[in-house]
Molecule: c-di-GMP-I riboswitch aptamer
Organism: Thermincola sp.
RNA sequence: CUUUGAUAAGGGCAAGUUUAUCGAAAGAUAAAUGCGCAAAGCUUCCGGACCUACAGGCUGAGUUGUUUUGGGAAAGCUUCAGCUAUGGUCGCCGGGCUGCCGAA
Numbered sequence: 001c002u003u004u005g006a007u008a009a010g011g012g013c014a015a016g017u018u019u020a021u022c023g024a025a026a027g028a029u030a031a032a033u034g035c036g037c038a039a040a041g042c043u044u045c046c047g048g049a050c051c052u053a054c055a056g057g058c059u060g061a062g063u064u065g066u067u068u069u070g071g072g073a074a075a076g077c078u079u080c081a082g083c084u085a086u087g088g089u090c091g092c093c094g095g096g097c098u099g100c101c102g103a104a
Stems, first nucleotide, its partner, number of pairs: 002104004012037002016033007035091001041097003046094003049089003056084006062077002
């Protein structure tokens, strides 16, 4: 330096749960605990996948009165439903970068 993770040694991280805070939510942060992880270290301004839908945008349904010969159309209002990240997950996967110890 390259590949690799048997055996160790020293350790590291922290799923879920609980408490507190932030957020519309997904989720995040801190403390306790300990599911698991050889990168469960970093990177979403590398790619895919998945989660959320407050605000904003689009679509559909509903409702109201006006206009009108009538049917309808347009507009507004409010309610519901769907779609959409600019929000989020690196412990979803891959890529990139960095890294302890051992083995070859």